Annotation:
A computed fold for a 71-nucleotide RNA from a Lachnospiraceae bacterium, annotated as transfer RNA. Its Rfam family is "tRNA". From the family's description: Transfer RNA (tRNA) molecules are approximately 80 nucleotides in length. Rfam classes the family as a transfer RNA. Its mean pLDDT, the model's own confidence on a scale to 100, is 83.
RNA sequence: AGGGGAUUGGUCAAAUGGCAUGACAGGAGUCUCCAAAACUCUUAGUGGGAGUUCGAUUCUCUCAUCCCCUG
Numbered sequence: 001a002g003g004g005g006a007u008u009g010g011u012c013a014a015a016u017g018g019c020a021u022g023a024c025a026g027g028a029g030u031c032u033c034c035a036a037a038a039c040u041c042u043u044a045g046u047g048g049g050a051g052u053u054c055g056a057u058u059c060u061c062u063c064a065u066c067c068c069c070u071g
Base pairs, nucleotide, nucleotide: 001070002069003068004067005066006065007064010024011023012022013021018054026042027041028040029039030038047063048062049061050060051059
């Protein structure tokens, strides 16, 4: 320098155009003499910017970070 891949709550992973889902973690409650476990409720997210579209996590461009390959 060229090519490819990844980026989603605090963490890990789903969702391929139509209300963003689950697990763990956090908070509150039930239960218990207390605690743990279990159960219920709850907080919290699409890397930044632009475009296409009635509608974008999803498609296009660009930037950033990380990984791989070629030279």
The same sequence occurs in records of 10 taxa.